[in-house]
Context: one part of a larger RNA
RNA sequence: UUGGGCGUAAAGCGUCUGUAGGUGGAUUUUCAAUUCCGUCAUCAAAUCCCAGGGCUCAACCCUGGACAGGCGGUGGAAACUACCAAGAUGGAGUACGGUAGGGGCAGAGGGAAUUUCCGGUGGAGCGGUGAAAUGCGUUGACAUCAGAAAGAACACCAACGGGGAAAGCACUAUGUUGGGCCGACACUGACACUGAGAGACGAAAGCUAGGGGAGAAAAUGGGAUUAGAUACCCUAGUAGUCCUAGCCGUAAAUGAUGGAUACUAAGUGUUGUGUGUAUCGACUCACACAGUGUUGUAGCUAACGCGUUAAGUAUCCUACUGUUAGGACCACACAAUGUACCU
Numbered sequence: 001u002u003g004g005g006c007g008u009a010a011a012g013c014g015u016c017u018g019u020a021g022g023u024g025g026a027u028u029u030u031c032a033a034u035u036c037c038g039u040c041a042u043c044a045a046a047u048c049c050c051a052g053g054g055c056u057c058a059a060c061c062c063u064g065g066a067c068a069g070g071c072g073g074u075g076g077a078a079a080c081u082a083c084c085a086a087g088a089u090g091g092a093g094u095a096c097g098g099u100a101g102g103g104g105c106a107g108a109g110g111g112a113a114u115u116u117c118c119g120g121u122g123g124a125g126c127g128g129u130g131a132a133a134u135g136c137g138u139u140g141a142c143a144u145c146a147g148a149a150a151g152a153a154c155a156c157c158a159a160c161g162g163g164g165a166a167a168g169c170a171c172u173a174u175g176u177u178g179g180g181c182c183g184a185c186a187c188u189g190a191c192a193c194u195g196a197g198a199g200a201c202g203a204a205a206g207c208u209a210g211g212g213g214a215g216a217a218a219a220u221g222g223g224a225u226u227a228g229a230u231a232c233c234c235u236a237g238u239a240g241u242c243c244u245a246g247c248c249g250u251a252a253a254u255g256a257u258g259g260a261u262a263c264u265a266a267g268u269g270u271u272g273u274g275u276g277u278a279u280c281g282a283c284u285c286a287c288a289c290a291g292u293g294u295u296g297u298a299g300c301u302a303a304c305g306c307g308u309u310a311a312g313u314a315u316c317c318u319a320c321u322g323u324u325a326g327g328a329c330c331a332c333a334c335a336a337u338g339u340a341c342c343u
Stems, first nucleotide, its partner, number of pairs: 004321002007304002012318001014201004021194003027086002033081001035077006042070002049065006091191001092188003096183004103177004108172002110154001114150004119145003125136002162169001206247006215241001220236004258317006266295011299306002
């Protein structure tokens, strides 16, 4: 480069913003770069192909012709792409009116639980396990009552639910701030899609500096178990886990499924909004748009399965497709490596 693929076989960047580039909705003009048609010139001969001919045939040789194309000049056409110009509104966006939400950030406040400390009661065990022991306890533990402090996480509501680009987001109220959806149709008038490089964000662990340290807990000590036990179980326990300011830039970062647009049966849940119906009103019912589930037709798929949230039918843009090491398990494939029974 030409083709084929990318849920699970190799293969979708963790996610987004966006530069160059690529691609781009409907109408009417211009132009003729592209495209198409004609014509002229040229692309040496040999070679290849076709039709004849000559060596007795063939290889070989001779004559003639063509296919398939390329580059250039010239004459035309104007449907497509590009260009010029104009107007329009369906794509996109702005303004307006509503609306839902654990979306982000900041500083406050709260209760349950846990641990520790202080005091009261009380007086022998507690704790732990398959069973135990290490451990704690007459210097008064465990239990119970009152008080104080600390740190971390927010039961129920809670959902198959909501928000967010993803990572991720949940006690309560406040402040501030981003985005979405619906309605009506006022405005701009293709302003769009994707996106190599680039930039931003990015769980956990880890790193640097300063704080903090309740619980649980890598490492580590001890007790068990065991043939051994650098483990599983128990008792202790440091880093880290938390906060602030930076770094790191990776995950089975998963829907193992890139983004955008259009089209293609239905049924049944649920979230947001609107319209109509209904009603005193809240419900109810029907429909539409935007999400989120489930069953499933056509179609697709190697199968599993996917199936209007596609892995269906099409178009545009983009990422990707390599190699190697280790080795559990199985074999009447061997080795160590053969003993006894049988024969």

A computed fold for a 343-nucleotide part of an RNA from Picea glauca, annotated as small-subunit ribosomal RNA, central domain.
Model confidence (mean pLDDT): 83 of 100.
Its Rfam family is "Bacterial small subunit ribosomal RNA".
The full RNA is in RNAcentral, with records from SILVA.
The organism belongs to Picea, within Eukaryota.